[in-house]
Predicted 3D model of a 161-nucleotide RNA (Lysine riboswitch aptamer) from a bovine gut metagenome.
């Protein structure tokens, strides 16, 4: 320096099935009441918007359990980002929201607990930051117990150059 194989453990991620929650919510229909275009211009009124009542009535994201699959920078963030989606009732102009293949040697060894902030229907869960002990790994000191420090671009084993 290259290849192969491994280890960390409440280890990481994905697919699918089941039930729960989402929710008697959104939405649709009927009728009643009120109102008249919400960035600009235009069109439109048997229309649009808002609220109550009655009937019908979802889904997605997220989580749980089982099964299966891929793995140990697994993956999670950050930035860039081809592409296309939704919203501002319709058109034009303008504006907003989120999805996203791929890329970047920018950050993080790992899970847990607590606090703060964000997302979320949620007290579930996820993300970020900080702190704490624990844990794996290497280095240094030590007779030892142990202490201190570093980061996965690491560590261990084998083979090759």
């Nucleotide at each position: 320096u290259g290849a192969u194989a491994g280890a960390g453990g409440u280890g990481c991620g994905g697919u699918u099935u089941c039930a729960a929650a989402g929710a008697g919510u959104a939405g649709c229909u009927g009728g009643c009441u009120g109102u008249u275009u919400u960035c600009a211009g235009g069109a439109a009124a048997c229309g649009g918007c808002a609220g109550g009542c009655a009937g019908c009535g979802g889904a997605a994201g997220g989580g749980g359990a089982g099964a299966c699959c891929g793995c140990c920078g697994a993956g999670g963030a950050g930035c860039c980002g081809a592409g296309g989606g939704c919203c501002c009732g319709c058109c034009u102009g303008g504006g907003g929201c989120g999805c996203g293949a791929g890329g970047c040697a920018u950050c993080c060894g790992g899970g847990c607990u607590g606090c703060a902030g964000g997302a979320g229907a949620a007290c579930a869960u996820c993300c970020u930051g900080c702190a704490g002990a624990c844990u794996g790994u290497c280095g240094c000191a030590g007779a030892a117990a142990u202490g201190c420090g570093g980061a996965g671009a690491g560590c261990u084993a084998u083979c090759g150059u």